Background
Transfer RNA from a Candidatus Nomurabacteria bacterium, 84 nucleotides, folded computationally. It matches the Rfam family "tRNA".
Formats: sequence, C1' cells, structure tokens
RNA sequence: GGACGAGUGGUGAAAUUGGUAUACACGUCAGACUCAAAAUCUGAUGACCGCAAGGUCGUGAGGGUUCAAGUCCCUCCUCGUCCA
Repeated sequence: GGACGAGUGGUGAAAUUGGUAUACACGUCAGACUCAAAAUCUGAUGACCGCAAGGUCGUGAGGGUUCAAGUCCCUCCUCGUCCA
C1' cells in the first nucleotide's frame, strides 16, 4: 500500500426485509430473607433536563439517500485477520 471483518448502555452483547434502540446475561442500586453476611428471591437500571407529568439527545466521527437508517451509500478514525 491492498482485501476482508469489527466498533451499540457500566461490562459481554441482541436488534438478520430499513419500521418503537436496549432483548438476554453480568454488574450496580433498593427491598425481602438472616443475629449479621453470602447464596436465593422481588423491583429498578442508556444519558441529560424536570418536584412531577413529561421533554431532549443517544449505535466510533462527519455527510448523503429515505416518510423513516444501528441497518443502505460516501469520506474519515480506531482495532483485528490476511496479502504484498
């Protein structure tokens, strides 16, 4: 230099016809149980603003297509594998 793959909450990751972003697990917080803890069970858990109701933003970065983009197109960044 070239080819291919990957980048999504705090972590691992799902979303596979373009149609509500957070399934599932872990972690964390609160509660139950316990003398106390562990284990187990129940609930909550993307971020920000708000007393609340609710609102805004968010899939590596920027742009494009579309009524609608994590998903399609272009450029770039980072990581991995292979070729030279």
It was read from a public genome assembly.